[in-house]
RNA sequence: CGCCGAGCCCCCGGGUGGCGCCGGGGGGUGGGGGACCCACUAGGGACCUAGUAGGUCCUCGGGGUGAAUGGCCGGCUAGGCGUCCCUGGCUGGCGUAGGGCUUAGCUCUUUCGGCCCGAACCCGACAGCUAACCCCGCAGGCGCGAAGAAGGA
Repeated sequence: CGCCGAGCCCCCGGGUGGCGCCGGGGGGUGGGGGACCCACUAGGGACCUAGUAGGUCCUCGGGGUGAAUGGCCGGCUAGGCGUCCCUGGCUGGCGUAGGGCUUAGCUCUUUCGGCCCGAACCCGACAGCUAACCCCGCAGGCGCGAAGAAGGA
C1' cells in the first nucleotide's frame, strides 16, 4: 500500500523512544431481543431440591452470526437386529444455491473471461414479524506481486 470482514473516525487524560495499549467523551456503523395487527399451534432427555414450582447438565428438536446452502459417489466407525436398509460421527472426491478478487487518476455498477471460497462458531427447550424500549460487537485473518476485455454513471 492492497484484500476478506460491521469491525471505523475525532477529542481529552495516562503510558511508550515511537506505535500498539489503558480509561473517558463524541460521532458513525454491524447484530440480537422485544407489542397491537398479521402469521403459527408440540416442545425433548437426565439429575437435584421440594411438593407441581424452581435449579443444574445434555443436544439427531428449534434458533442466531456468516456467502458458506442443497445434492451425488465413496472410505472408516457407533447404534438400531446378522444382511439389506435407516440414523449419527469422522473423512476423500465431483457438483451446486450463494459469495469474493481481477482493466481505468478515484468511486459505484453491468456483461463476458480468468482465479478463489462455498467454513467455523454460538444459544441451550427457547426467541415469527414487531413501534416504544432493552442488550451485544467494532475482531480476526491474509498478500509482495499482478499485468483481462467492453460498456454505463
A computed fold for a 153-nucleotide RNA from uncultured Rubrobacter sp., annotated as c-di-AMP riboswitch aptamer (ydaO/yuaA leader). Of the family's consensus pairs, 96% are formed in the model. Taxonomically the source falls in Rubrobacter (Bacteria, Actinomycetota, Rubrobacterales, Rubrobacteraceae). The coordinates come from a structure-prediction model, not an experiment, and the mean pLDDT is 78.